[in-house]
RNA sequence: GAGUUUCUUCGGGGCAGGGUGAUGUCGUCAAAUAUGAUGAUCAAUUCCCGACCGACGGUGAUGCUGCGAUAAGCAGACAAGUCCGUGAGCGAAAGCAGGAUACGGUGUGAAUCCGAAACCGACAGUACAGUCUGGAUGUGAGAAGAGGCAG
Numbered sequence: 001g002a003g004u005u006u007c008u009u010c011g012g013g014g015c016a017g018g019g020u021g022a023u024g025u026c027g028u029c030a031a032a033u034a035u036g037a038u039g040a041u042c043a044a045u046u047c048c049c050g051a052c053c054g055a056c057g058g059u060g061a062u063g064c065u066g067c068g069a070u071a072a073g074c075a076g077a078c079a080a081g082u083c084c085g086u087g088a089g090c091g092a093a094a095g096c097a098g099g100a101u102a103c104g105g106u107g108u109g110a111a112u113c114c115g116a117a118a119c120c121g122a123c124a125g126u127a128c129a130g131u132c133u134g135g136a137u138g139u140g141a142g143a144a145g146a147g148g149c150a151g
Stems, first nucleotide, its partner, number of pairs: 003149008017049003024041007051131002053121002055086004064076004081119002089096002101117001103115003123134003
């Protein structure tokens, strides 16, 4: 250093500002009542305009840092919401549910860089929620550390 096992710790961010006014409440009118019409008022972080946010692992031509000789080459850190996967919900389990990117530029090469634009976001509650409240002092992909075992 690799393997296996036990334990400990860590492990998610976000509506500034404006508009509308369902429902409720109070009043007026009509009506036997039910109810209807109408005015006022409270009223959405959910609607509309706009604002804001981005878990974990992998990959990651360039660039950056170190070694090297300023080269070749090697090593390292950072680095994707929408490229490949994982996790959070429900269920006794099997299982079920749950999203999104094209364009232009550079270049031998772009799904990751640069530019500008677009799109996405579990469940329950409630005026329809990525952002509020709640399950949750939970769970968790995983990250770091310590000890044991065998070789």

Model confidence (mean pLDDT): 77 of 100.
FMN riboswitch aptamer (RFN element), 151 nucleotides, folded computationally.
The sequence was found by an Rfam model in a public genome assembly.